[in-house]
RNA sequence: GGGGGCGUGACGGAAUCGGUAGACGUAGCGGACUUAAAAUCCGCUGUCAGUGAUGGCGUGCGGGUUCGAGUCCCGCCGCCCCCA
Numbered sequence: 001g002g003g004g005g006c007g008u009g010a011c012g013g014a015a016u017c018g019g020u021a022g023a024c025g026u027a028g029c030g031g032a033c034u035u036a037a038a039a040u041c042c043g044c045u046g047u048c049a050g051u052g053a054u055g056g057c058g059u060g061c062g063g064g065u066u067c068g069a070g071u072c073c074c075g076c077c078g079c080c081c082c083c084a
Base pairs, nucleotide, nucleotide: 001083002082003081004080005079006078007077010026011025012024019067028044029043030042031041032040046057047056048055049054060076061075062074063073064072
């Protein structure tokens, strides 16, 4: 240089055909149980604002298509594999 694959919370990893993003698990926080702890069970857990109800933003970055994009198209960045 050429070809291909991948990029989603703290981590692993879902979302089947373009239609509620983060299911489920781990970790964490709170609670129940216990003399206390472990184990177990229940709740919460992307981010920002808010006491809260709720609202905004968010799938590597920048654009495009669409009523609607993690998903399709273009460019770029990073990682991995193959060829030279």